A computed fold for a 263-nucleotide RNA from a Chloroflexota bacterium, annotated as Bacterial large signal recognition particle RNA.
Taxonomically the source falls in Chloroflexota (Bacteria, Bacillati).
Rfam family: Bacterial large signal recognition particle RNA. By type it is a non-coding RNA gene.
RNA sequence: UCGCGCUAGACGGGGAGCCAGCGGUGCCCUGUACCCGCAAUCCGCUUCAGCGGGGUCGAACUCCCCUUUGAGGGGUGCGCUUUCCGGAACCGUGUUGCGUUCGGCUGCGUUGAGGGCCUGGUCCUGCGCGACCUGGUCCCGUGAACCCCGUCAGGUCCGGAAGGAAGCAGCGGUAAACGGGGUGCCGGGGGCGCCGCAGCCCACCGGGCCUGAGUGGCCGGCGUUUCGCGCCCGGUCAGUGCACAACGAUCUGGGGUGCGCGA
Numbered sequence: 001u002c003g004c005g006c007u008a009g010a011c012g013g014g015g016a017g018c019c020a021g022c023g024g025u026g027c028c029c030u031g032u033a034c035c036c037g038c039a040a041u042c043c044g045c046u047u048c049a050g051c052g053g054g055g056u057c058g059a060a061c062u063c064c065c066c067u068u069u070g071a072g073g074g075g076u077g078c079g080c081u082u083u084c085c086g087g088a089a090c091c092g093u094g095u096u097g098c099g100u101u102c103g104g105c106u107g108c109g110u111u112g113a114g115g116g117c118c119u120g121g122u123c124c125u126g127c128g129c130g131a132c133c134u135g136g137u138c139c140c141g142u143g144a145a146c147c148c149c150g151u152c153a154g155g156u157c158c159g160g161a162a163g164g165a166a167g168c169a170g171c172g173g174u175a176a177a178c179g180g181g182g183u184g185c186c187g188g189g190g191g192c193g194c195c196g197c198a199g200c201c202c203a204c205c206g207g208g209c210c211u212g213a214g215u216g217g218c219c220g221g222c223g224u225u226u227c228g229c230g231c232c233c234g235g236u237c238a239g240u241g242c243a244c245a246a247c248g249a250u251c252u253g254g255g256g257u258g259c260g261c262g263a
Stems, first nucleotide, its partner, number of pairs: 001263006009057003012030004020046005034054005063256004072247001075244007084235004091230004097224004102220007114211009124199005129193002132189006138181005148173004156165003
């Protein structure tokens, strides 16, 4: 140096997440890379950190180390946009109410605005009056087989008789009750009244007297108030840009790697 047989090792790796930690199952990236079983109410392990079974390659394109590159996801910081919450009330802007010796338009106004005083009415409260309704009273009528009244034919009873007693029907009357009448009297009621008296309120309407120029509406300005929005401050949710430091698949370059036998 070559051949044969082995062994270490390889037959994918990584990110986030989970976890005390590691790895796997699930997600994502890379991109091609043996097979089977297990596993999110997890599964298997413990720093050489999936376990179990089977298979192939095998010391090099393939294994190991360093380096280059940097897919990708997550992190930190700063900025911008956005969701929501809180604060602050400066500034801007809009809503609501009020004020205004402010401005504009319009109506009324010396044929008297607005105000003051007086008066009347409406309204309210109390007490009455009337009307209406209703109950009672009053008047008329009806009204009891017996257990209401009077009179009681007939008949009955007592008595020797004279005489006496109870009493049905009928007739007359009455009680409760029923019906009617009138509004005279008493009581009660209230979706009655151009009714009366008194009071209160002074709200509205009318009138008289006095005074003598304003006053109503709308829009605007200013001030104030109220409710928002924007601005500002803090937090929060999501997106996005830049920067930073790690991880890092893949790619590039360099280096390293065992045993036995034979020639």

The model forms 94% of the base pairs in the Rfam consensus.